[in-house]
RNA sequence: AUAGGUAUUAGAGUUAAUCGCUUGCAUUAGCAAGAGGAAAGUCCGGGCUCCAUAGAGCAAAAGGGUAGCUAACGGCUACUAAAGGAAACUUUAAGGAAAGUGCCACAGAAAAUAGACCGCUGCUUAGGCAGUAAGGGUGAAAAGGCGGUGUAAGAGACCACCAGUUCUUUAGGAGACUAAAGAAGCUUGGUAAACCCCCUUUGGAGCAAGACUAAAUAGGAGAGAAAUAGGGGCUGCUCGUCCUCUCUCAGGGUAAGUUGCUUGAAGCUAUAAGCAAUUAUAGCUCUAGAUAAAUGAUUAAUAAAUACAAAACCCGGCUUAUUUAAUGCCUAUAAAA
Repeated sequence: AUAGGUAUUAGAGUUAAUCGCUUGCAUUAGCAAGAGGAAAGUCCGGGCUCCAUAGAGCAAAAGGGUAGCUAACGGCUACUAAAGGAAACUUUAAGGAAAGUGCCACAGAAAAUAGACCGCUGCUUAGGCAGUAAGGGUGAAAAGGCGGUGUAAGAGACCACCAGUUCUUUAGGAGACUAAAGAAGCUUGGUAAACCCCCUUUGGAGCAAGACUAAAUAGGAGAGAAAUAGGGGCUGCUCGUCCUCUCUCAGGGUAAGUUGCUUGAAGCUAUAAGCAAUUAUAGCUCUAGAUAAAUGAUUAAUAAAUACAAAACCCGGCUUAUUUAAUGCCUAUAAAA
């Protein structure tokens, strides 16, 4: 210098003035604050509210290497394994196929209780029969590889060396696992992001949840049941438990206001521990609460610039969309010192 990888920061304006909007505090003038990194998706996990007094079983759903973090998670951090990459690094829906069932099109003789199309060998005569799975063909995949012994021809049938599988031992590691040595059978297709099996976890509904206040009418008619009944809630079902008379007809009033609503598992700084995620201690700070929906307009100077795009109970994550600028560290190549 070029190419690549990884992490972080910023927020599309900034400063000043004038006018305007919302909230809070003041009241006299005014002072302070005011839409993002994703506010999006509604995909996970919770806080909070109610069912409600709060259980058990089944079903159903979700997750799946080891260890840690967290309020919790399907998240994050580190490590392990496999795959990709020259590397830095990246990705993983990462338990079980010998419990069972299913699927693997077409081609091919045959696709897992998987084989004889061509071929090779022997017999027979010309029809064929027997043996074979080394060679060839089909295919994504066809009964481990290579060199020999042996055979009528062959074949792990046998032998040596490899690969793979299973088991044992030693060493390292908290563990997943890694490395080495040995033995055995000779070798047990793939797919569970198919059903399924194993392990772990799981009440439901949701701020339009709920709570309070106010207002107003007018309560009426009919039928039935009667506590071992019926109806309703929790809960998809059962048990259990709780509440209560039930059903039908024609009508009246309200749907307004306040609250929930922003001080919170909060943010920032420093120190300590930890590889890290994070935790502890100390100090400082208060940063939107609208409700037909608030942050806009003008002027001047300056600036790198446009994208994706606007809170509606709150928080921790994930995913998706997207333009620009800056910085740190790492990998590779080349050159110089």
Bacterial RNase P class A from Cetobacterium sp., 337 nucleotides, folded computationally.
The coordinates come from a structure-prediction model, not an experiment, and the mean pLDDT is 76.
The gene name in the source record is rnpB.
It matches the Rfam family "Bacterial RNase P class A". The family's RNA type in Rfam is ribozyme. About the family: Ribonuclease P (RNase P) is a ubiquitous endoribonuclease, found in archaea, bacteria and eukarya as well as chloroplasts and mitochondria.